[in-house]
Formats: sequence, structure tokens, C1' cells
RNA sequence: UGAAAAAGCCAAACCCAUCGCGAGGUGGGGACGGAAAGCCACGGGUCUCGCCGGAAGCGAGACAGCCGGGUUGCCAAA
Repeated sequence: UGAAAAAGCCAAACCCAUCGCGAGGUGGGGACGGAAAGCCACGGGUCUCGCCGGAAGCGAGACAGCCGGGUUGCCAAA
């Protein structure tokens, strides 16, 4: 550095089961894709729930496969 490849790895949509009010999580099937699609909610963003008549706002959450940042690491090339 990720053009070509490759040991191996992960697994979108969708379906089933299960947990959650929900966003979503977990397990199984399944592969659209991925070079950190490993990990961390730190900044931004999106989404959910509550407070509120509503909005604004505040609070509590979800997403790491939205972007940035931090951190660890495989293979290959130079």
C1' cells in the first nucleotide's frame, strides 16, 4: 500500500426460533457484499422509547455493515 491472488475469517436482504414496548439483540438457515464487515458509542449522523396537548428541549436506549476517531490484528505486494 490493498492492483492481482490466497490460507482462513465475517455475513446484507429474506426465512425460522427466541429476547425486547420499540429501535434492535442472540441462535439456525442463507450470501448482497467486506481488507478490519475485529473491538470501543469518543465526535457527527440515523433510528427507538419516555416526559410534554404538540413542537422545541431533556432523559434513557439502538446502530461499529453511515462517516470520522481510537485500539489490536491475518494474508499478499513493495